[in-house]
C1' cells in the first nucleotide's frame, strides 16, 4: 500500500450538517482479540492366558493436538476508523 462480510433498523432521550454517545427491542457478519477439537503421538490401567519375561493388536482413562473450520464472548453491520491475510 491492497483488503471482504453484515440494519445510515425501530422506539425514548440528547444533540446535530450528519453521525456518534446513553437506555430498550428485534435482525445479521467473521478477517482485531479470544473459545472449542480430528487424525496422530505419549502415558497409565482392568481382565484373561502363561513356568517366567518381552512384544503386537484391541478396550478404558488422561495428556498433547491445526486452521481461513467452529462458537459469536469481545468486536463489527453508510462514510471514517479498524481489519485476518498478501
Nucleotide at each position: 500500500g491492497g483488503a471482504a462480510g453484515a440494519g445510515a433498523u425501530u422506539c425514548c432521550a440528547u444533540g446535530u450538517a450528519g453521525a456518534a454517545c446513553g437506555g430498550a427491542a428485534c435482525g445479521c457478519c467473521g478477517a482485531a482479540g479470544g473459545u472449542g477439537c480430528a487424525a496422530g503421538u505419549c502415558u497409565g490401567g482392568a481382565a484373561a492366558a502363561c513356568a517366567g519375561g518381552c512384544g503386537a493388536a484391541a478396550c478404558c482413562a488422561g495428556a498433547u493436538g491445526a486452521a481461513a473450520c467452529u462458537c459469536u464472548c469481545a468486536g463489527g453491520c453508510a462514510a471514517a476508523a479498524g481489519g485476518a491475510c498478501c
The prediction has a mean pLDDT of 79. A computed fold for an 86-nucleotide RNA from an Anaerolineae bacterium, annotated as Glycine riboswitch aptamer.